Context: one part of a larger RNA
RNA sequence: UGGCGGGGGCCCGCACAAGCGGUGGAGCAUGUGGUUUAAUUCGAUGCAAAGCGAAGAACCUUACCAGGGUUUGACAUACUUUCUUAAGCCGGUGUGAAAGCAUUUGGUGGCGUAAAGUUUACUUUAUGCAGUUUGUACAGGUGCUGCAUGGCUGUCGUCAGCUCGUGCCGUGAGGUGUCCGGUUAAGUCCGGUAACGAGCGCAACCCUUACUCUGUGUUAUACGUGUCACAGGGGACUGCCGGUAUAAAGCCGGAGGAAGGUGGGGAUGACGUCAAGUCAGCAUGGCCUUUAUGUCCAGGGCUACACACACGCUACAAUGGCCGGUACAAUGGGUCGCGAAGCCGCGAGGCGGAGCCAAUCCUCCAAAGCCGGUCUCAGUUCGGAUUGUAGGCUGCAACCCGCCUGCAUGAAGUCGGAGUUGCUAGUAACCGCAGGACAGCUAUACUGCGGUGAAUACGUUCCCGGGCCUUGUACA
Numbered sequence: 001u002g003g004c005g006g007g008g009g010c011c012c013g014c015a016c017a018a019g020c021g022g023u024g025g026a027g028c029a030u031g032u033g034g035u036u037u038a039a040u041u042c043g044a045u046g047c048a049a050a051g052c053g054a055a056g057a058a059c060c061u062u063a064c065c066a067g068g069g070u071u072u073g074a075c076a077u078a079c080u081u082u083c084u085u086a087a088g089c090c091g092g093u094g095u096g097a098a099a100g101c102a103u104u105u106g107g108u109g110g111c112g113u114a115a116a117g118u119u120u121a122c123u124u125u126a127u128g129c130a131g132u133u134u135g136u137a138c139a140g141g142u143g144c145u146g147c148a149u150g151g152c153u154g155u156c157g158u159c160a161g162c163u164c165g166u167g168c169c170g171u172g173a174g175g176u177g178u179c180c181g182g183u184u185a186a187g188u189c190c191g192g193u194a195a196c197g198a199g200c201g202c203a204a205c206c207c208u209u210a211c212u213c214u215g216u217g218u219u220a221u222a223c224g225u226g227u228c229a230c231a232g233g234g235g236a237c238u239g240c241c242g243g244u245a246u247a248a249a250g251c252c253g254g255a256g257g258a259a260g261g262u263g264g265g266g267a268u269g270a271c272g273u274c275a276a277g278u279c280a281g282c283a284u285g286g287c288c289u290u291u292a293u294g295u296c297c298a299g300g301g302c303u304a305c306a307c308a309c310a311c312g313c314u315a316c317a318a319u320g321g322c323c324g325g326u327a328c329a330a331u332g333g334g335u336c337g338c339g340a341a342g343c344c345g346c347g348a349g350g351c352g353g354a355g356c357c358a359a360u361c362c363u364c365c366a367a368a369g370c371c372g373g374u375c376u377c378a379g380u381u382c383g384g385a386u387u388g389u390a391g392g393c394u395g396c397a398a399c400c401c402g403c404c405u406g407c408a409u410g411a412a413g414u415c416g417g418a419g420u421u422g423c424u425a426g427u428a429a430c431c432g433c434a435g436g437a438c439a440g441c442u443a444u445a446c447u448g449c450g451g452u453g454a455a456u457a458c459g460u461u462c463c464c465g466g467g468c469c470u471u472g473u474a475c476a
């Protein structure tokens, strides 16, 4: 000087408390461990791994397994060699699961320059490019090492800290500044002060949202004073008033205002910590491999299942289930696409093809809600797992292993032990909608969007994490 303390003081945070809803019990979905397996590819492992890499494993993906091929190779460059009716392309035959191998079987079959011959477009020769073939250098590796690395990322933590120059103090390590008194969300600001200044952080500058003005206008329309969209301005600064304070920073209350003291949200992550994560996104040193640890193919596996854990979905019902009627969104996406009306089907869906390269058309009927009816507390008209069967869709192909629909079936489950978790306002909770990737889908996931819309916070003793000062120190 730091770290640490079941030392002290001050302060903060959904950290506790006060509340609301969950989880832990059930069924299912997904991930992980374990076990199994020919293989169940690999990585991630307290917080900070476990609906994570994966914004989508039937084939492909795919890295794994068993099997069948191949060896200058699926891919690149250079030199050498063969050929330019060769290779390739569209086909055929034999063999094969395919990849491939064999066959020369039909058709087709480059470009430029120069010369010659014929002639107005061809032939021949030479040469270059392109292609092909032989050989050699080499290619290739999702093989190992994240403890050799770059880059990127997580985490403490959006916590308020981390440092430097000069000066001063100390023999020195080092200290001071960065401390003290106030104050703040903040090392934020003010006052004091052997310090005076400065840098990286904080804040502001950026985007968005709430109010308003101006301009524009293929949207909407009750045809315009409005709504909406786009672009550019204004507006909020403790500016004003009162109180309080060192009459400093500031704090409390008020006015005006759409908004008030950082208005809400986002982007933004200091010096560093964890030899944190990633050699499988990419790049890369070293090592290993080279008729295989490369590469091609068809099939299987990643989907197994006594069990354990994690994140979720659906429920256990009457604030409800079912039936009928009826109302109101926003974000997005669309030409290999979104697909209307109409018709067929109980339905999934099919036929159909208008319109739309989109404020114009489609997706697009939002659902909870409201009105009426029924059920009457029951393992039920709750709940929907599981299974049977009949169909639909995508796709070369749904057996392993997809989704959806109809009918039938109708498990567990009557609110969950110890424990544990999220959330302070348009938040929690409840409700639906859209998107990405994608042929299809295991989404109940993820990323967004709107609708309805609470309760509680006395307070900081305690639990957890963090900041500052101080004290002890058998630690470095």
Base pairs, nucleotide, nucleotide: 001476002475003473004472005471007470008469009468010467011466012465013464015460016459019423020422021421022420023419026314027313028312030310031309032308033307034305035304042053043052064300065299067297068296069295070294073138077137078136079135083131084130088108089107090106091105092103093102094101095100110129111128112127113126114125115124116123117122140289141288143287144286145285149283150282151278152277153276154274156272161200162199163198164197165196166195167176168175169174179192180191181190182189206266207265208264209263211234212233213232214231215230216229217228237260240254241253242252243251244250316416320375321374322373323372324371325370326369332363333362334361337356338355342351343350344349382413387408388407389406390405391404392403393402429452430451431450432449433448434447435446
Molecule: small-subunit ribosomal RNA, 3' major domain
Organism: Thermodesulfobacteriota bacterium